[in-house]
This is a predicted structure of a 388-nucleotide part of an RNA (large-subunit ribosomal RNA, domain III) from an Oxalobacteraceae bacterium. The coordinates come from a structure-prediction model, not an experiment, and the mean pLDDT is 83.
Context: one part of a larger RNA
RNA sequence: GAGUAGCGAAAACAUUCGUGAGAAUCGAAUGCGCCGAAAAUCCAAGGUUUCCUGGGGCAGGUUCGUCCGCCCAGGGUUAGCCGGUCCUAAGGCGAGGGCGAGAGCCGUAGUCGAAGGAGAUCAGGUUGAUAUUCCUGAGCCGAUGUUGCUUGUUUGAGCGAUGGGGUGCCGCAGGGUGAUAGUCAAGCCAGCGACUGGAAGUGCUGGUCCAAGCGUGUAGGUUGGUCUCGUUGGCAAAUCCGCGGGAUUAUAGCUGAGGCGUGACGGGGAGGGUCCACGGACUCGAAGUUGGUGAAUCAGCACUGCCGAGAAGAGCCUCUAGUGAGAGUGACAUUGACCGUACCGCAUAACCGACACAGGUGGGUUGGUAGAGAAUACCGAGGCGCGC
Numbered sequence: 001g002a003g004u005a006g007c008g009a010a011a012a013c014a015u016u017c018g019u020g021a022g023a024a025u026c027g028a029a030u031g032c033g034c035c036g037a038a039a040a041u042c043c044a045a046g047g048u049u050u051c052c053u054g055g056g057g058c059a060g061g062u063u064c065g066u067c068c069g070c071c072c073a074g075g076g077u078u079a080g081c082c083g084g085u086c087c088u089a090a091g092g093c094g095a096g097g098g099c100g101a102g103a104g105c106c107g108u109a110g111u112c113g114a115a116g117g118a119g120a121u122c123a124g125g126u127u128g129a130u131a132u133u134c135c136u137g138a139g140c141c142g143a144u145g146u147u148g149c150u151u152g153u154u155u156g157a158g159c160g161a162u163g164g165g166g167u168g169c170c171g172c173a174g175g176g177u178g179a180u181a182g183u184c185a186a187g188c189c190a191g192c193g194a195c196u197g198g199a200a201g202u203g204c205u206g207g208u209c210c211a212a213g214c215g216u217g218u219a220g221g222u223u224g225g226u227c228u229c230g231u232u233g234g235c236a237a238a239u240c241c242g243c244g245g246g247a248u249u250a251u252a253g254c255u256g257a258g259g260c261g262u263g264a265c266g267g268g269g270a271g272g273g274u275c276c277a278c279g280g281a282c283u284c285g286a287a288g289u290u291g292g293u294g295a296a297u298c299a300g301c302a303c304u305g306c307c308g309a310g311a312a313g314a315g316c317c318u319c320u321a322g323u324g325a326g327a328g329u330g331a332c333a334u335u336g337a338c339c340g341u342a343c344c345g346c347a348u349a350a351c352c353g354a355c356a357c358a359g360g361u362g363g364g365u366u367g368g369u370a371g372a373g374a375a376u377a378c379c380g381a382g383g384c385g386c387g388c
Stems, first nucleotide, its partner, number of pairs: 013031006032385004040365004046344002050342001051075006060068002080140002082340003086117002091112003097106003121138005141336011158323002163319005171306004177299003182293005187208006209267002213262004220255004224249008233241002271284005307310001351360002367379004
């Protein structure tokens, strides 16, 4: 220079009470305002204790500070069924190998690699901080054992390939159908009665629900299914697949939302009652129907159309090669290791941007009135008023 610029979105604050040495800034209450396809909420990435409780007030906080994502101390992340762990994609690495002054490059077998495939859990409650993990209730999967029944031991049950076959297995656009989630209204249940011109009603306010699993097998979709004979094929074999012939069947086979029943003599539930240190704790508990609307969700890439003609492997089913004395089913019992799990997460303070930075950041849910609409406006749940 200069007590100058600036103090980082113009969403907005005000009052009272409390705490305290000290309060515009911390806590509580009330009113007002802002977002509401977000400024709400659940995940992924990334961060790595920032989470919760108690204490602190030098520094950090663009002011203040009794407060904090700051400092100190203590505590907190609970899984057979969520995710990883299994499988492969692009791609990576790569035993041998090929190439290259060297470093190294390429690549076979293989091995990694996920929001794709496969695969057993739901509802409620609970903590200051975790919950599909704890607890309660109701289930499911694998393994092992006991036991009942059935079946089998050369008249061969069952298991069974790193092998064969099938399945897994797939595009885009369009329109319609059946449902459900959701939502609205009526009915039903509970509560309310006023400082006001009217208001005991056609009033006002609130509520009006529930999973997986198991059983049933519907709306619909598909066109095959079953039996038998033959055998140049599927690198060996095959009863499987393929190919060819015959018979039979459409009241069939496969698939399939939802609904209904059960789960539930349970849970939750507006509200009431008792106690209270005013934070809360304990307890009782009504109604629970019908209709409208209605998805971008499900049946289902099912149908129709089109051309650019739309993954792989595991798994599962089956077939033998092989193996072979047990195996199947019901009940009961036992058992199920390891890693992740706190918290932020469109963040205007926890990520990437040197900052408590008007920037950037993938996926799911996303209510009401008006509207074609996820636009826009106003509101709900919920969250905030942007640290002078």

RNAcentral holds the full RNA, with entries from ENA. Its Rfam family is "Bacterial large subunit ribosomal RNA".